[in-house]
Context: one part of a larger RNA
RNA sequence: GAGUAUGCGAAAAGAUGAGUGAGAAUCUCAUCCGCCGAAAAUCUAAGGUUUCCUGGGGAAGGCUCGUCCGCCCAGGGUCAGUCGGGACCUAAGCCGAGGCCGAAAGGCGUAGGUGAUGGACAACUGGUCGAUAUUCCAGUACCACUCUUCAACGUUUGAGCGAUGGGGUAACACAGAAGGAUAGGUUCAGCGUGCCGUUGGUAGAGCACGCCCAAGCCCGUAGGGUGUGAGACAGGCAAAUCCGUCUCGCGCAAAGCCUGAAAGGUGACGGGGAGCGAAAAUAAGUAGCGAAGGAACCGACUCCCAGCUGUCAAGAAAAGCCUCUAGUGAGUGAGAGAGUGCCCGUACCGCAAACCGACACAGGUAGAUCAGGAGAGAAUCCUAAGGCGCGC
Repeated sequence: GAGUAUGCGAAAAGAUGAGUGAGAAUCUCAUCCGCCGAAAAUCUAAGGUUUCCUGGGGAAGGCUCGUCCGCCCAGGGUCAGUCGGGACCUAAGCCGAGGCCGAAAGGCGUAGGUGAUGGACAACUGGUCGAUAUUCCAGUACCACUCUUCAACGUUUGAGCGAUGGGGUAACACAGAAGGAUAGGUUCAGCGUGCCGUUGGUAGAGCACGCCCAAGCCCGUAGGGUGUGAGACAGGCAAAUCCGUCUCGCGCAAAGCCUGAAAGGUGACGGGGAGCGAAAAUAAGUAGCGAAGGAACCGACUCCCAGCUGUCAAGAAAAGCCUCUAGUGAGUGAGAGAGUGCCCGUACCGCAAACCGACACAGGUAGAUCAGGAGAGAAUCCUAAGGCGCGC
């Protein structure tokens, strides 16, 4: 310049008391009030990269203030055989031995490799720190491999293993409908604990709150699918007992086999649980104790279900798994017990003051969960859990 130009960034809203302090509208606590509630809650991908927690600080940052902070200083914090990724597989794409092409640089591309947003694959519940937890702890499991023990089987009458090979499966669109079940919810004169009114009224059919639990193992249901045995064979680039084709017998209401939620049992003499509730140095609703757990109804967009039915535009691959031989071959091994189990990620934010927008910016940001009353509804209004009142 100038007390000038303008601003204080959603109109969800604050108030009172107490505390701390040099200092308080702004920090902390308490009691009220208000706002969101398919979100303004919770989990998580990307991205960020310590912002997380504790102690301290008060220059600057914070549109005011500040004792406070995503700020500054110091110390601390991320624990896995099973979660995600790798030691498995392949898609588009990319790389690419030889090769082809090209003044050079280089381009294309076979074998092969790489590459998840897909396939395959073994853990659940509870507890706990100031900060991590399917990772620590407790309990109960499962997977792979190794060793020990020990039934049984086997050595040419061949156990077991077994392809970089054959076959099957994995393996897939869209639409529609029905059934079964669970999650979840609601109600109740039931069960448990606590409470008893200074009123119009309260010991009553009173009021308030609570009334649960996994993987695994056993069982094999509602439902869905499916012929089976023998013989033959110029097919499946060798072989085959497998697949395929043909013939015959039996069967086709069903049985058997395959698949399959759930319920029930166990797990659980456990956990959790409303509530009760100490001692105490400076230490608390802490340690500790711990009841009830039934029925009916509603009911999913979840599971059975990659199912079933329908339609035409006809809807990945490979590993894995099963099987077949080629081959290999003297040991194999049910059960039981013991042991071993690598690398990386893991804090925190994550519709946001921590990401993308120069800002603590009314913008943008994939997925999952998502309760009650009213309602067709995830609309809308009011609420729960939970979170906030938007830094003058």

Predicted 3D model of a 392-nucleotide part of an RNA (large-subunit ribosomal RNA, domain III) from Desulfitobacterium sp. AusDCA. Lineage of the source: Bacteria > Bacillota > Clostridia > Eubacteriales > Desulfitobacterium.